This is a predicted structure of a 73-nucleotide RNA (transfer RNA) from an Actinomycetota bacterium. Model confidence (mean pLDDT): 83 of 100. Its Rfam family is "tRNA". It is annotated as a transfer RNA. The sequence was found in a public genome assembly.
[in-house]
RNA sequence: GGGGCUGUAGCGCAGCUGGUAGCGCACUUGCAUGGCAUGCAAGGGGUCGCCGGUUCGAAUCCGGUCAGCUCCA
Numbered sequence: 001g002g003g004g005c006u007g008u009a010g011c012g013c014a015g016c017u018g019g020u021a022g023c024g025c026a027c028u029u030g031c032a033u034g035g036c037a038u039g040c041a042a043g044g045g046g047u048c049g050c051c052g053g054u055u056c057g058a059a060u061c062c063g064g065u066c067a068g069c070u071c072c073a
Base pairs, nucleotide, nucleotide: 001072002071003070004069005068006067007066010025011024012023013022019056027043028042029041030040031039032038049065050064051063052062053061
């Protein structure tokens, strides 16, 4: 220098054919227990890496760009 993969909640990850962004853990509150652990119930938390384009509508499609991993040279 060129190719490929990945980037979504604090962490680990889903998200099919474009149509209200989700799961587990963690966190907060309540209940159960004398208390802890634990269980149950409820709840908070998202510029979907960034910029632009297409579209009535984009995490999803297209272009550019940044970062990480990897292959070739």